RNA sequence: AGGUCUGUAGCUGAGUGGUCAAAGCAUAGCUCUCAUAAAGCUGGGAUCGCAGGUUCAAGUCCUGUCGGACCUA
Numbered sequence: 001a002g003g004u005c006u007g008u009a010g011c012u013g014a015g016u017g018g019u020c021a022a023a024g025c026a027u028a029g030c031u032c033u034c035a036u037a038a039a040g041c042u043g044g045g046a047u048c049g050c051a052g053g054u055u056c057a058a059g060u061c062c063u064g065u066c067g068g069a070c071c072u073a
Stems, first nucleotide, its partner, number of pairs: 001072007010025003018056001027043005049065005
């Protein structure tokens, strides 16, 4: 320098272009307990790496760019 894959909540991680972006762990509150743990219940937390484009509509498609992994030279 070229190429492939990848980036979504504090962590892991799903998501055919279409209604409000799932879930688990973690975390907050409550129930239970003498108390703690376990268990159960109820919440909060994402504007999807960044910037543009296509579209009535983009996490998803296209372009550029940044970070990570790998391959070729």
Predicted 3D model of a 73-nucleotide RNA (transfer RNA) from Adenocystis sp.
Taxonomically the source falls in Adenocystis (Eukaryota, Sar, Ectocarpales, Adenocystaceae).
The sequence is in RNAcentral, with records from ENA.
It is recorded under the gene name trnM-CAT.
Its Rfam family is "tRNA". Its family is annotated with triplet codon-amino acid adaptor activity in the Gene Ontology.